Predicted 3D model of a 104-nucleotide RNA (c-di-GMP-I riboswitch aptamer) from a Gammaproteobacteria bacterium. The model forms 94% of the base pairs in the Rfam consensus. It was read from a public genome assembly, where an Rfam model found it. Rfam family: c-di-GMP-I riboswitch aptamer. The family has 155 seed sequences and 5,092 matches in Rfam 15.1.
RNA sequence: UCACGAUAAAGGCAAACCUAACCAAAGUCAGGGACGCAAAGCCACGGGUCCUCGCCUCCUUUCCGACGCUCGUCGUAAGGACCCAAGAUCGCCGGGCUGCCGAG
Repeated sequence: UCACGAUAAAGGCAAACCUAACCAAAGUCAGGGACGCAAAGCCACGGGUCCUCGCCUCCUUUCCGACGCUCGUCGUAAGGACCCAAGAUCGCCGGGCUGCCGAG
C1' cells in the first nucleotide's frame, strides 16, 4: 500500500415512532428517539421499488349542446383505471469516488 474485518481502541451514523416545517404525493429537513449499520460517508451512472400535481389513452355517469337511422355518436364536466415522462429512494442491489483503526 492492497485485501480483509476482532467480544480491540477512539469515535461516527441513526430505523420505527412523536413534534414542527416544506410538499400534489412519494418523500425531504430540524429536534427528540435507537432498529440496526465497517462505509447506514458522498454520487441518481445501471437496475429495482415508490409517488402522480401534469400529459396521453380507456371506462362509467347526471345535466347541457350538436347530429341523427330515436338508438346511438361527438363535445363539455365529474369520478375511476393506467403510469411513458418528471420527481423520490444510496438504510433495495450493483457501480464510481473518499475515509478511522490494525488483532489475525